[in-house]
Molecule: Bacterial RNase P class A
Organism: uncultured Gemmatimonadota bacterium
RNA sequence: GCCACCGGCCGGACGGUCGCGAGGGUCUCAGGAUCUUCGAGGAAAGUCCGGGCUCCAUGGACAGGCUGCCAGGUAACGCCUGGGCGCGUCCGCAAGGGCGCGACGGAAAGUGCAACAGAGAGCAGACCGCCAAUGACCCACGGGCAACCGAGGGCACAGGCAAGGGUGAAAGGGUGGGGUAAGAGCCCACCGCGUCACUGGCAACAGGGACGGCACGGUAAACCCCAGCUGGAGCAAGGCCCAAUAGGCGACGAGGGGCAGUCCUCCCCGAACAAGACGUCGCGGGUAGGCCGCUAGAGGGCGUGGGCGACUGCGCUCCGAGAGAAAUGACCGUCCGGACGGCCCAGGCCGUCCGACAGAACCCGGCUUACAGGCCGGUGGCAUCC
Numbered sequence: 001g002c003c004a005c006c007g008g009c010c011g012g013a014c015g016g017u018c019g020c021g022a023g024g025g026u027c028u029c030a031g032g033a034u035c036u037u038c039g040a041g042g043a044a045a046g047u048c049c050g051g052g053c054u055c056c057a058u059g060g061a062c063a064g065g066c067u068g069c070c071a072g073g074u075a076a077c078g079c080c081u082g083g084g085c086g087c088g089u090c091c092g093c094a095a096g097g098g099c100g101c102g103a104c105g106g107a108a109a110g111u112g113c114a115a116c117a118g119a120g121a122g123c124a125g126a127c128c129g130c131c132a133a134u135g136a137c138c139c140a141c142g143g144g145c146a147a148c149c150g151a152g153g154g155c156a157c158a159g160g161c162a163a164g165g166g167u168g169a170a171a172g173g174g175u176g177g178g179g180u181a182a183g184a185g186c187c188c189a190c191c192g193c194g195u196c197a198c199u200g201g202c203a204a205c206a207g208g209g210a211c212g213g214c215a216c217g218g219u220a221a222a223c224c225c226c227a228g229c230u231g232g233a234g235c236a237a238g239g240c241c242c243a244a245u246a247g248g249c250g251a252c253g254a255g256g257g258g259c260a261g262u263c264c265u266c267c268c269c270g271a272a273c274a275a276g277a278c279g280u281c282g283c284g285g286g287u288a289g290g291c292c293g294c295u296a297g298a299g300g301g302c303g304u305g306g307g308c309g310a311c312u313g314c315g316c317u318c319c320g321a322g323a324g325a326a327a328u329g330a331c332c333g334u335c336c337g338g339a340c341g342g343c344c345c346a347g348g349c350c351g352u353c354c355g356a357c358a359g360a361a362c363c364c365g366g367c368u369u370a371c372a373g374g375c376c377g378g379u380g381g382c383a384u385c386c
Base pairs, nucleotide, nucleotide: 001382002381003380004379005378006377007376008375009374010373012335013334014333015332016331017330018329020039021038022037023036024035025034026033027032041357045368046367048366049365050364051363052362053234054233055232056231059269060268064230065229066228067227068226069083070082071081072080073079084104085102086101087100088099089098090097091096105225106224110223111222112219113218127165128164129161130160131159134156135155137154138153139152141150142149143148173191174190175189176188177187178186192214193212194211195210196209198207199206200205238292239291240290241289248283249282250281251280252279253278261273262272299318300317301316302315303314304313305312306311336355337354338353339352340351341350342349343348
C1' cells in the first nucleotide's frame, strides 16, 4: 500500500428574522409582559425478551409458560464476556489461524413419526444376484476290454449368504487383508464407537493408554424425561378533586345440617372477611372536566484502583424534553462533507447536484431491523521498503 473481515464515533455547524413547549427570576389585581436556561434517537422503530412501578392478594400445591455446553457479568434476562465443542467459509503444502453461525441437556424410561419407492425403515430383510449337497434328466471329456472311477457345462433343486448391484433423504459401522462352498467383526490392522482409570483444566472438554467385536440407526423448534426459573393484569396501570344523575330496580349467595363469593390456571387446600353501606350477574340513568402519576435515576461525565474481558470499587462533579391530539418549526446567509464536469495542474478555482434511516408520550437494561456520506482503531493474508 492492497484485499477480506470485526469493532467504535459523527451523521451537520454558526449567525440573523419571525414563531412554539417547559423550568426559574422580575413586574402586573389578574389576563399577561420581559430576561434567562433547556427542548427527539442510535435506533425514539418492531412490541420480541428482562425489570422498576401500580392494582388484585395473604400462603401452599397442581397445571401452564420459559430457558437448556461450561465459567463468569448483571437488578434481571431468551442479553453480554471469556472458554469448549460442532458446522460453514477464507488464507495456508500442511499443521493451523482469522471470520460467521449454532434451537449446543437426554434417543439405554416410554410413546409416536419417516409419504412414495423398496425384499426390508429397527425384535428387519431377499428384487437382481453369489455359493450349492443331491439328481435315475441333457451335452460332452479323460482313464479303463468292460464294469466302473474322475472331472466339466446346462437344467431342477434341499440349503447357505447379506459381501456385490438395485430402491430410497436415510439400509444395521468404514477402508484394507485373511478366511470361506460363497460370504459375514467370522478373525486381524487402522479409523469410528463404548467402558475404565491416569494427566491437564474450576468446568465444559482435551490428550495419550488399557480393555471390549461393538448395545436396535435417525428424529425431541414431535409428545415426553431431566435440571433451573416463573402469581395475574397492565400507565387505556392506578389515585385525588369538582360536577351531574335515579344512595334507581331485580336475581343469587354460609349459619354449623358444611361454608356462595373475594384476579387467570380454579369445580384444589389453608387463612381472613362474609347478611350488608359485602360479593357476583342483569336492566336502567348520569359523567367523559381538572390535577397527580410524568421524570433525580439499577442516571451521566472525569480521574484512579482491580479484572483477559463483560464489568466493578473509590473520589470529585453535573441535572440534560415532559407534551396532552400532542411543542422542539419556517425563511435567509455563510461554512462543512460528498459526487460529476471544466480550468489549472503540488495547492487551488468555478458550475451543477446531493446530504441518510427517521419523531419522545411512565421509565430503564437488551435483542432485531433501517441507514447517503465521513472518520478512527483492530485481526488475518499478500506485496514492497527500512